[in-house]
A computed fold for a 147-nucleotide part of an RNA from an uncultured organism, annotated as small-subunit ribosomal RNA, 3' minor domain. The coordinates come from a structure-prediction model, not an experiment, and the mean pLDDT is 82. The RNAcentral record of the full RNA draws on ENA, Greengenes and SILVA.

Context: one part of a larger RNA
RNA sequence: CACCGCCCGUCACACCACGAAAGUUGGUUCUACCCGAAAUGGCUGGGCUAACCCGCAAGGGAGGCAGGCUCCUAAGGUAGGGCUAGUAAUUGGGGUGAAGUCGUAACAAGGUAGCCGUAGGGGAACCUGCGGCUGGAUCACCUCCUU
Numbered sequence: 001c002a003c004c005g006c007c008c009g010u011c012a013c014a015c016c017a018c019g020a021a022a023g024u025u026g027g028u029u030c031u032a033c034c035c036g037a038a039a040u041g042g043c044u045g046g047g048c049u050a051a052c053c054c055g056c057a058a059g060g061g062a063g064g065c066a067g068g069c070u071c072c073u074a075a076g077g078u079a080g081g082g083c084u085a086g087u088a089a090u091u092g093g094g095g096u097g098a099a100g101u102c103g104u105a106a107c108a109a110g111g112u113a114g115c116c117g118u119a120g121g122g123g124a125a126c127c128u129g130c131g132g133c134u135g136g137a138u139c140a141c142c143u144c145c146u147u
Stems, first nucleotide, its partner, number of pairs: 003110001005107001008103002011100001013097004018092003023087012041070004047065003052061003113134009
C1' cells in the first nucleotide's frame, strides 16, 4: 500500500487448555444392625487335683485345674451417608490458526446517528419497543468572545 479501506458475528476445519456431567473405580471416615476369635474379668464348676487343714486310714474340707455360661471386644459382613482422588458417554462456552461459508452490524450523517440500561424477537452479525446520554453530522435560533 490511505473506502477497491477498515471491520463484526454465526457456520465449517485443525489444535490447545478449561467448565458441567449420568455412570464407574479406588482411598478415607461416620451411623445402624448382624456375627464375633484370643486374652482378661464375672458366674458356675456334678469331672480332675501331690503340697495347706481335719483324720490312724478310707475319706472330707480349703484352694486350684479342665469344662460350661457370660460381659467387653479386634477382625469380618449387610445397608446407608460424608469427604477426597482418578476415569468417563455426553455437553458448554473460551483461545489460537495468510488466503473456507453466509451475510454487512460498527467506523463518514457508515447510507435507519451511535452508545448505555431493559424487555421481546431473530441463521448470524443484529432487529424492534421503552427510558437515558452526546463521546452525533447538517441547518436555524439564542448567549458570550474577537475583528